[in-house]
């Protein structure tokens, strides 16, 4: 001093972290949509360097020149004329035009970017050089000669043109002669070499030649700078360098001939690919990244390819010569072209302008000048392609119009916004005056333009996008995972703020959006400024060359580094000031800035450089020690199998059970003995060695490191270390051996739906050696190697060393190595780091150096291509498509064929049952016009329904009604309401009819009624996945929270963990918690003891009923316990540890049930999905299932006779006595509105007595038949009771399976709602008889606490893996086809220069040389039948590999095999659960 740096969405039930993808932001030569007013200043084929019709883009000089033409003049000569005069031919003058010859000028100026990775460009230096026109200076410019064009005759040709012959002129040429100097050569003498005029009366003027500076311009060298590729590592023969020649303006292998064999590359040659370089331009805080229109430089190229001429300058954009390709013209012989100048065109593309005006001005080029020529240039045109102004009006106006839109119907909003008063006139139209650009007299395309005045008149003038988050803006209708949207997340499946319309808002505005690019956010390629234990990354390990870093002191030198100065870094841009177009774009001035680069001067700390030195890094060297370090050889038992004898006799073996196998030919077992072959228990450990694989019996022998002492020596000798090279675990290969056990394969037995596994029995390859490969592992510590620095404790192995000892041991010390250390009891890990998890002197801390490696998931460690291999395979190592992820760590759930602990009629222990039969009853299925509808594992099935014969009623068939069977409102009409009795048809509503009664009144046709029309009514119609409300389960299980601290980056965690103890998250102790609420318990009811008190209908004592109180509370004794809680026992009591039941159901699960009990939102139906009505269905029956009754009988059953409850309920109800019936029941009519009377009596089961006598029965009662009762309008579909008869199945029930722990099961009967009866054998309740067993928690279900594992969170009914079918797409190989580019040989060889012969000619000749032509690699790209294999897709098939201990632990190398996952076999890891044991650490 001066500028200056936001974020967000998306993984996940959430969190943090990694890491992609996407967005907001500016930019365009832009292009599409919608839409469109002015004006200035800019820009405008980015694709096809594709092809071009037309016109124009370079001429010009007559004062070089000779001609031709032409005008004028003068004048000769003819001819007519008398002449003036006319015609004609011919000189000369002066003029004008000009085709030629000559000059200059066409190498600029304008256009493109094809080539081109190269001195092409840029910077910065140099010089072996050239250099028309300009300036300056010196000296000159004297003589002579030969042609030629055009003219003129002629030939050919269609034409382009072309030849022959003749004349001639010049500022044309000349291998003539002269001078010749600041000129060239040469040491010198001395050779040598130039010119043109033109005008003009002059004077000069212009120009000519020769040389010399000069300026601008131009060649040529050097150095530095900027793309990818290494799946391009070797390249290279004029190459590389020298002598000589040769050439050029000028150095050079620029070119030749000989000699040499160089050069050039990991700092990337050579090879492919891409690509004009800069000035600059966009974008960013910078650093950078990306581009390279327009404007400036420089390059390059001109139709394609070679060439060379002229010339100062070309190898020439609008010259020439071949050759090739296209077009064109043609009399078919042959010609002609070249817009990547301006303009236009065709094409080709998304896509880019007029065949305008002028030379007025700026510049160019001739010209002495006038001038002339200029598509450079100055303008105008067209396009919102930009970037910058301006406008489309301003002020006032609420009855907040009308109309859109919503809407809770009250209103809101569009909006002061319009209407409608009042004002202004920018812009645009209409008129008038009118520039500056011209210096310089004429001249002005632009232009009657800007500008200026003046008019009328709000008047000529707004839209795009978007509104679910990011991101500003929200309602409504419609649709209904359809139509469709979307940048990412996602939006849609009947209430879409996310689709499509509407209205209403947001944003920008003559523009808004989209697309495309490019830079940003992206710190997401990290230099500023990244990582690598587990998220993608540490190489298997180690030696080590080049590289890169390197200890201490002193020196030299100034390379890097500082400092100061000079030179350059075109101009434009860029900033800053300042100024000009009314302002800005825009332009002009000055300034800074351009960070770079080249000289000088200086400085010398630090890095290099040079000497010299030190000794502490490193190394050597002595000494005594320690080890599973390495190779070789030899040696030793133990075990196993074989084989041989012996004993010995029927089974071994195997496994969860088998079973294949073995075995009377003697197995197995047991004793002896011989053989083999592999491996080394005990010791032994967290041990020790090694560089890493890795390394175990004893011993020889060779052998490498390493640690410690100790002194002495060397003097940085050092770390790391691309590429290298050396080792490298099984597996596996090749060759030879060996071969006991084990064992990939394979063979069998098993198991299983199925088993190519998992487990048995047997095996082969291999396992072991020898020699060669082979080079991979989860080759992990998932951790590179090195120094250094940062509290420690402990154990332990190795050596010191001190002290002490005879000596060893024990002790304290120090080096080096292996481990461990989580918080309190109880010593100890702090810093610091990290996403956490952890790691913490063995760092993952804190610094330094190197080296390797990572950049979202798959595709893929794959495909091609390349090096290795014998093979298997290793190394290197991509893309196309494809997803919005994919991951770590950690955290709360849930689960587990994880673990601890607990609990429950969960088991178990015990009773009694279902499941078999017949029957009721409810369900699926069936059927049927209909069998109305709901409930489906536990949690649906004697469930809604606690009373379907009609009604119920929802369904079905028929007849019928349409403001309705019901509500409320208007409005008009009627005249009375209504109601009750009848008649006709008719199943009945409904229809017609007929009578009887005949309203209230404030009198107002006011209420009520009927009738018409409108609103509307009505729906058991649909959505229990829109809801309320209610219900079920877990579960009467003990548990869900919360506030406030704490602890954590955070989700969260603690509080609620733990020890004890309860039923109980009950209470107790402890505790970073401390309190608290929902839940438990308790308080509420009712049973059971006493006490009081009242009381009728009951009793006279109790009992009962209603009310109030006592009474239990671990109180009291003991024992255990932490002395607490509590827990055992005892006493005392009716009752003892919650006394027995009961109500009561936390937070929530289960889109659990229910719109069909109700209520309800939104859909639907409206003469029908509503409503009335008769009848029929809900009761059908081949089966299935659930609950249940009744049996299957002697503990029964029949008859006979005897006993003892209670809760209940009764008024068109109970219904008593009496009397009738065999009985249902009937007739009776007392009595009861109930402690009275009745149901109801002797309730059954029991009890006594009697028969039955084990049988399908004196069991069981179904079914059928006939008779009867009752209800009820009606028992045919379709009641229910009673008698007579009739007597089925059934003799106790497979698998399984249910309910109960005490007045409980089981039995036994009563009562009771619902109800006219009643399908009840179901529900709800009430007494009566009145057991049996719990050892215990392993097991099964369920549930509760803690832990752990998790790839699961729709939460194990999870998740996910591979073939296989099918679809669809990209790459990859393919037998091959076709195509490019580039080279290499040969062949043929144009033009052309050089070379030669020839005469400097003509005109041959040779090498070289573009195009073509032929081979034959290599290279890239197109395209191919197939056949593989990747990815993606709604539900497909098959299986169950992975996540839990995933049900054989994975998983990683290898081998072999299998439909697939995959299994085995071997070695290895931990990234394996669970259990026990072993040690460590403390005490």
């Nucleotide at each position: 001093u001066a500028c200056u740096g936001a974020g967000a969405g998306u993984u996940u039930g959430a969190u943090c972290c990694u890491g992609g993808c996407u967005c907001a932001g500016g930019a365009u030569g832009a292009a599409c949509g919608c839409u469109g007013g002015c004006g200035g200043c800019g820009u405008g084929u980015c694709u096809a360097a594709g092809g071009c019709a037309u016109g124009c883009a370079a001429g010009u000089c007559g004062a070089a020149c000779g001609g031709a033409u032409u005008a004028u003049u003068u004048u000769u000569u003819g001819u007519a004329g008398c002449a003036a005069u006319a015609c004609a031919a011919g000189a000369a003058a002066u003029g004008a035009u000009u085709a030629g010859u000559g000059g200059c000028a066409a190498a600029c100026g304008g256009g493109u970017g094809c080539g081109u990775a190269a001195c092409a460009c840029a910077u910065u230096g140099g010089u072996a050089u050239c250099u028309g026109c300009c300036u300056c200076g010196u000296a000159g410019u004297c003589g002579g000669g030969c042609a030629u064009a055009a003219g003129c005759c002629u030939u050919c040709g269609a034409a382009a043109g072309a030849g022959g012959g003749u004349c001639u002129a010049a500022u044309u040429c000349c291998a003539c002669g002269a001078u010749g100097g600041u000129c060239u050569c040469g040491c010198a003498a001395g050779a040598g070499u130039a010119a043109a005029g033109u005008c003009g009366c002059a004077a000069g003027a212009c120009g000519c030649u020769a040389c010399g500076a000069g300026a601008g311009g131009a060649g040529c060298c050097u150095a530095u700078g900027g793309c990818c590729u290494a799946u391009c590592a070797g390249c290279u023969u004029g190459u590389u360098g020298g002598c000589g020649g040769g050439g050029u303006a000028a150095a050079a292998g620029c070119c030749c001939a000989c000699c040499a064999a160089g050069g050039c590359g990991a700092u990337g040659a050579c090879g492919g690919g891409u690509a004009u370089g800069g000035g600059g331009u966009g974008u960013g805080a910078g650093a950078g990244c990306a581009c390279g229109a327009c404007c400036c430089c420089a390059c390059u190229c001109a139709c394609u390819g070679g060439g060379a001429c002229u010339g100062a300058g070309a190898c020439a954009c609008u010259g020439c010569c071949c050759a090739g390709a296209c077009a064109c013209c043609u009399a078919c012989g042959g010609g002609u072209g070249g817009c990547u100048g301006c303009a236009g065109u065709c094409g080709a593309g998304a896509a880019u302008a007029u065949u305008c005006c002028c030379c007025a001005a700026u510049g160019g080029c001739c010209g002495a000048a006038a001038g002339g020529c200029u598509g450079a240039g100055g303008g105008a045109g067209c396009g919102a392609c930009g970037c910058c102004g301006c406008g489309u009006g301003c002020g006032g106006g609420a009855a907040g119009a009308a109309g859109g839109c919503c809407u809770u119907c009250g209103g809101g909003u569009c909006g002061u916004a319009a209407a409608c008063c009042g004002c202004u006139u920018u812009u645009a139209c209409c008129a008038g005056g009118g520039a500056c650009g011209a210096a310089u007299a004429c001249u002005g395309a632009c232009g009657g333009u800007a500008c200026c005045u003046g008019g009328a008149g709000a008047a000529u003038a707004a839209g795009a996008g978007g509104u679910u988050g990011c991101u500003a803006a929200c309602u409504c209708u419609g649709u209904g995972c359809c139509a469709g949207c979307a940048g990412c997340a996602g939006c849609g499946g009947u209430a879409a703020u996310a689709c499509a319309g509407a209205g209403a808002c947001c944003u920008c505005g003559a523009g808004c959006g989209u697309u495309a690019u490019c830079c940003g956010g992206a710190u997401u390629u990290a230099u500023u400024g990244g990582g690598c234990g587990u998220a993608a990354a540490g190489g298997g390990u180690c030696c080590g060359c080049a590289g890169g870093u390197g200890g201490c002191c002193g020196u030299u030198c100034a390379c890097g580094u500082c400092g100061a100065u000079g030179g350059u870094u075109a101009a434009a841009u860029u900033u800053c000031a300042g100024g000009g177009c009314u302002c800005a774009a825009c332009c002009c001035u000055g300034a800074a800035a351009c960070c770079g680069c080249c000289g000088u001067c200086g400085a010398u700390a630090c890095g290099g450089u040079u000497c010299g030195g030190c000794u502490c890094g490193a190394g050597c060297a002595u000494g005594g020690g320690a080890g599973a370090g390495g190779u070789a050889c030899g040696c030793g038992g133990a075990a196993u199998u074989a084989c041989c004898g012996g004993u010995g006799u029927a089974g071994u073996a195997g496994u969860a059970a088998a079973a294949u196998g073995c075995g009377u030919u003697a197995a197995u077992a047991u004793c002896g003995g011989u053989a083999a072959g592999a491996a080394c228990a005990c010791c032994a450990a967290a041990u020790g060695c090694g560089a890493a694989g890795g390394c175990a019996g004893c011993g020889u022998a060779c052998u490498g490191g390493a640690a410690c002492a100790u002194u002495g020596c060397u003097g940085a000798c050092a770390c790391u270390c691309a590429g290298g090279g050396a080792c490298g675990a099984a597996a596996g290969c090749g060759u030879g051996g060996g071969g006991a056990g084990c064992g990939a394969a394979a063979g069998g037995g098993a198991u299983u739906a199925g088993a190519u596994a998992c487990c048995c029995c047997u095996g082969u390859a291999g396992u072991c050696c020898a020699c060669g490969c082979c080079c991979u592992a989860a080759a992990c510590g998932a951790u590179g190697a090195a120094u250094g620095c940062u509290a420690g404790a402990u154990a332990u192995c190795g050596g010191g060393a001190g002290u002490a000892u005879c000596g060893a041991c024990c002790c304290u010390c120090c080096c080096g190595g292996u481990g461990u250390c989580g918080g309190u009891u109880a010593a100890a890990a702090u810093a610091g780091u990290a996403a956490a998890c952890a790691c913490a002197u063995u760092a993952a801390g804190c610094a330094u150096u190197c080296c390797g490696c990572c950049u979202g998931g798959g595709g893929a460690g794959u495909a091609c291509g390349g090096u290795c291999g014998c093979a298997a395979g290793a190394c290197u190592a991509a893309a196309a498509c494809u997803c919005a992820a994919a991951g770590g760590a950690a955290u709360a759930g849930a689960c587990g064929g994880g673990g601890a602990c607990c609990c429950g009629c969960a088991c178990a222990a015990g009773c009694g049952g279902a499941g078999g039969a017949g029957c009721a009853u409810g369900u699926g299925g069936u059927u049927u016009a209909a069998u109305u509808c709901g409930a489906c594992g536990g949690u649906a099935a004697g469930c809604g329904a606690g009373g379907a014969a009609c009604c119920u009623c929802a369904c079905c068939u028929a007849g019928g009604u349409u403001u309705g069977a019901c509500a409320u409102g208007u409005a008009g009409c009627u005249g009375c309401a209504a109601g009750c009795c009848g008649c006709u048809a008719g199943a009945a509503a409904c229809a017609g009819u007929g009578g009887c009664c005949g309203c209230c009144u404030u009198c107002g046709a006011g209420g009520g009624u009927g009738c018409u029309a409108c609103a509307c009514a009505g729906g058991u119609g649909c959505u229990g996945c829109a809801u309320g409300g209610u219900u079920g389960c877990c579960g009467u299980c003990a548990g869900c929270u919360c506030g406030u601290g704490u602890c954590g980056u955070g989700a969260g965690a603690u509080g609620u963990a733990c020890c004890g103890u309860u039923a109980a998250g009950u209470c107790g102790g402890g505790u970073a918690a401390c309190g608290a609420g929902c839940g438990c318990a308790a308080c509420c009811c009712c049973c059971g003891u006493c006490c009081c008190g009242u009381g009728u209908u009951g009793c006279u004592u109790u009992u009962c009923a209603c009310g109030g109180g006592a009474g239990a509370c671990c109180g009291c004794c003991u024992c255990g316990g932490a002395u607490a809680a509590c827990g055992g026992g005892g006493a005392g009591g009716a009752a003892g540890g919650u006394g027995g039941g009961g109500a009561u159901g936390a937070c929530g699960u289960c889109a659990a049930a229910u719109c069909a009990g109700c209520a309800u939102g939104g859909c639907u139906c409206u003469u029908a999905c509503a409503c009335c009505u008769a009848g029929g269905g809900c009761u059908a029956c081949a089966c299935a299932c659930g609950u249940g009754c009744u049996a299957c009988a002697a503990u029964g059953g029949c008859c006979g006779g005897g006993a003892c409850a209670a809760u209940g309920g009764g008024c068109u109800g109970c219904c008593a006595a009496g009397c009738c019936g065999u009985a249902a029941g009937g007739c009776g009519g007392a009595g009861c509105u109930a402690a009275u009377c009745c149901c109801a009596u002797c309730a059954a089961a029991c009890c006594c007595g009697g028969c039955c006598c084990c049988a399908g029965u004196u069991c069981g009662g179904a079914u059928u038949g006939g008779g009867g009762g009752c209800u009820g309008c009606a028992a045919u579909u379709c009641g229910c009771c009673c008698c007579c008869a009739u007597g089925a199945a059934g003799c106790c029930g497979g698998a399984u399976u249910c309910g109960c722990u005490a007045g409980u099961a089981a039995a036994c009967g009563c009562c009771u709602a619902u109800c006219a009866g009643c399908c009840a054998c179901g529900g709800g309740g009430c007494g009566u008889u009145g057991a049996a067993u719990a050892c215990g928690u392993u097991c099964u279900c369920g549930g509760g606490u803690c832990u752990u594992g998790u790839a699961c969170u729709c939460a194990c009914c999870g998740c996910c893996c591979g073939u296989c079918a099918c679809g669809u797409c990209a790459a990859g190989a393919g037998a091959g086809u076709c195509g490019g580019a580039a080279a290499u040989a040969c062949c043929c060889g144009a033009a052309g220069g050089u070379c030669c012969c020839g005469a400097u000619g003509a005109g041959g000749g040779a090498a070289c040389g573009a195009a073509g032509g032929u081979a034959g690699a290599g290279c890239c790209g197109a395209u191919g039948a197939u056949a593989g294999g990747g990815a993606c897709g709604a539900a497909g098939u098959c299986g169950u590999a992975a996540c839990a201990a995933g049900g054989c632990a994975u998983c990683c190398g290898u081998a072999g095999c299998g439909g697939a996952a995959g299994c085995u076999g071997u070695g290895g890891a931990u990234g394996g659960a669970u259990c026990a044991c072993c040690u460590c650490c403390u005490u």
This is a predicted structure of a 1483-nucleotide RNA (small-subunit ribosomal RNA) from a soil metagenome. Its Rfam family is "Bacterial small subunit ribosomal RNA". Gene Ontology terms of the family: structural constituent of ribosome and ribosome. The sequence is in RNAcentral, with records from MGnify. The coordinates come from a structure-prediction model, not an experiment, and the mean pLDDT is 83.